Predicted 3D model of a 91-nucleotide RNA (SAM riboswitch aptamer (S box leader)) from Megasphaera hominis. Lineage of the source: Bacteria > Bacillati > Negativicutes > Veillonellales > Megasphaera. The RNAcentral record of the sequence draws on MGnify. Its Rfam family is "SAM riboswitch aptamer (S box leader)". Its family is annotated with regulation of gene expression in the Gene Ontology.
RNA sequence: UUUAUCCAGAGUGGUGGAGGGACUGGCCCUAUGAAACCCGGCAACCGAUUACACGGUGCCAAUUCCUGCGGAAGCAAUUCCGAUAGAUAAA
Numbered sequence: 001u002u003u004a005u006c007c008a009g010a011g012u013g014g015u016g017g018a019g020g021g022a023c024u025g026g027c028c029c030u031a032u033g034a035a036a037c038c039c040g041g042c043a044a045c046c047g048a049u050u051a052c053a054c055g056g057u058g059c060c061a062a063u064u065c066c067u068g069c070g071g072a073a074g075c076a077a078u079u080c081c082g083a084u085a086g087a088u089a090a091a
Base pairs, nucleotide, nucleotide: 001091002090003089004088005087006086011039013038014037015036019029020028021027023068025066026065040060041059042058044057045056046055047054064085069082070081071080072079073078
């Protein structure tokens, strides 16, 4: 860069100690224990296989938590659609 997917699913565990949810603005999670690591689990892409088991990755609060740009409906609140951005896999 290209293609595909992103409303499903996944722990009463151990170590650890204060942060985390990409970014913006919100709104949340967190000492009833954040990140990280280990174990455990889930599920799909790739590999392999008759098939499973298995291997390479991924994921395990909230729709990708909502939003940022454009459009449609509506008096409005708001709702809906499509992009953008992001994440993952494969090439």